[in-house]
Overview: c-di-AMP riboswitch aptamer (ydaO/yuaA leader) from Paenibacillus piri, 147 nucleotides, folded computationally. The model forms 92% of the base pairs in the Rfam consensus. Rfam family: c-di-AMP riboswitch aptamer (ydaO/yuaA leader). Its family is annotated with regulation of gene expression and cyclic-di-AMP binding in the Gene Ontology. Rfam 15.1 lists 7,607 matches to the family in 2,262 species. Lineage of the source: Bacteria > Bacillati > Bacilli > Paenibacillaceae > Paenibacillus. The RNAcentral record of the sequence draws on Rfam.

Parts: sequence; structure tokens; C1' cells
RNA sequence: ACUUUGUCGACGCUGAGUUUUCUUUGAGAAAAACGGGGGAACCAAGUACUUGGGGUGAAUCAGCAUGCACAACUUGUGCAUGUUGUAGGGCGAUUUCUCACCGUCCGAAUCCGGCAGCUAACCUCGUAGGCGAGAGUGGGAAGGAUA
Repeated sequence: ACUUUGUCGACGCUGAGUUUUCUUUGAGAAAAACGGGGGAACCAAGUACUUGGGGUGAAUCAGCAUGCACAACUUGUGCAUGUUGUAGGGCGAUUUCUCACCGUCCGAAUCCGGCAGCUAACCUCGUAGGCGAGAGUGGGAAGGAUA
């Protein structure tokens, strides 16, 4: 000097997942704020069976290849893995918001349990988890600071 890993503090990202108060001092309770679910009229939708249906979430849909299983009579269906795209979504710190272009990444998972359209009143639940050392250009708006 460079690289890697860990810890602490601050900064920052995703996400609703933050703040405050009280108490028996360790955790619990409560409030605000944000977010989700259920739930009339009107509207919408026929219902049952059949191949169920529905929620949270950006995470939906399609092609190709391989393997397995089932069927079929020349190919098809389902599942798994990989891969290429895609509806859609995030980031690129000026305090926040927004527009355009550019770059880059994600495009999962899981819950309910035969059941839920919308939905005022009302009822009810959640306040996590996981990450970063990276950090483009131009324009507009609000706010703040300094003089």
C1' cells in the first nucleotide's frame, strides 16, 4: 500500500414495520401514526358440479432444453431443474418530491382451509425480516440554511 473477515458508532436501502407514555425494571400494557383482513345499501356477478376458491406481495405470463410420471398412437399433459424473455417493481444520498434519458438489479416466497366481489357504520390483525461501502446526467417544484 492492497485485499478479506469480525465488532462498535454514525450514514443509507427494501419494507406498513416508526414514535411516545406508563408501570411491578423485565418485560409487559396503552396511545398516536402507518399498513392488512373481514363487513350493508347501490352496483357488479348467475349458482352448483366440473379442473376448487381466496389473501399478503412488484413478483404475472410465455418460449426452449433436460429428467421423471401419466396418457396417447405419433404426439400430449403434469411436476422438477436450468435457461431466455416479459406484465410489474427497486436503486443510482441535493433535505424531500417529480419528469426525461442512461446504467444496474429483482421479477420470490408464503398464508387461509371449502370460504370471503365492492362496501358506510362496525369488528379485527401487524409494527417484522433482510441488506449496503456502492452512489449517473439534465430539468422543474416545495422547503431549509447562510448572508